[in-house]
Molecule: SAM riboswitch aptamer (S box leader)
Organism: pig gut metagenome
Parts: sequence; structure tokens; C1' cells
RNA sequence: CCUUAUUAAGAGUAGUGGAGGGAACAGGCCCUUUGAAGCUCGGCAACCUGCGAAAGCAAGGUGCUAAAUCCUGCGGUUUUUAGGUCGACCGAAAGAUAAGG
Repeated sequence: CCUUAUUAAGAGUAGUGGAGGGAACAGGCCCUUUGAAGCUCGGCAACCUGCGAAAGCAAGGUGCUAAAUCCUGCGGUUUUUAGGUCGACCGAAAGAUAAGG
């Protein structure tokens, strides 16, 4: 980089650290000295793996561990309306994770 699958569940009163963080861009909205990111420990169990007929169990490999991928942006349908806005639903795009190549 390509393909496939999943993406509304789950998981900290911890230590360290010391100002940021929530993928990109934009608009919002949140979290944060009542300590952000990072690191350590702990935890969860998404995918692979192991056992099992299965439900499940394990936690070896990645991963994850505020808020639906925090919400939206592109298209469609729909409620309402003279039209429109807001809302709801569907599909894509992009992202994330795993496995194979």
C1' cells in the first nucleotide's frame, strides 16, 4: 500500500509526569492543576491464537482502557413547512482495530 471483517458493549479513587488532549482539515461541543499527553502497573476481551461439540474459558500476539469513531461536514429518504431550519433513518467518504497478501 491492497483486500476482507468489525467499529452504539467492556475496562483505574493507582504510581510517575507537569499542560495539554479528544485521527486529518473545518465548524461545534467536551475533558483537564478536583492534574492533560507520555511512561509504569492494573484492567478489558475486539481480532488472531489455545482448549471445548457448543455455550464458554484462557490472556500467548496485536489492540483497547471519558463522551456512539464525542457530533457534524458528501449523497439520499423522511417528519414539518408556502418554502426553509431543526430532528430521525439509510448509504458513502475518511479514520481506527485485526487477519491475510